[in-house]
Molecule: transfer RNA
Organism: Chthoniobacter flavus Ellin428
RNA sequence: GCGGCGUUAGCUCAGUGGUAGAGCGGCGCUUUUACACAGCGUUGGUCGGGGGUUCGAAUCCCUCACGCCGCACCA
Numbered sequence: 001g002c003g004g005c006g007u008u009a010g011c012u013c014a015g016u017g018g019u020a021g022a023g024c025g026g027c028g029c030u031u032u033u034a035c036a037c038a039g040c041g042u043u044g045g046u047c048g049g050g051g052g053u054u055c056g057a058a059u060c061c062c063u064c065a066c067g068c069c070g071c072a073c074c075a
Stems, first nucleotide, its partner, number of pairs: 001071007010024004018055001025043006048064005
């Protein structure tokens, strides 16, 4: 340099055009002498940045950034 995959909640990940979700975590309450466990409730997002298409974009297109993998090149 070229190609492929990926970037969504604090973490790990679903969601591939029509209301953004799960598990874990955090917080509160119950329980306990207390802690843990458990139960109930609650908390959570510029969907990596920008632009475009569309009535409507996390989802499609372009571009940039970052990460991983492969290939090529150089000394």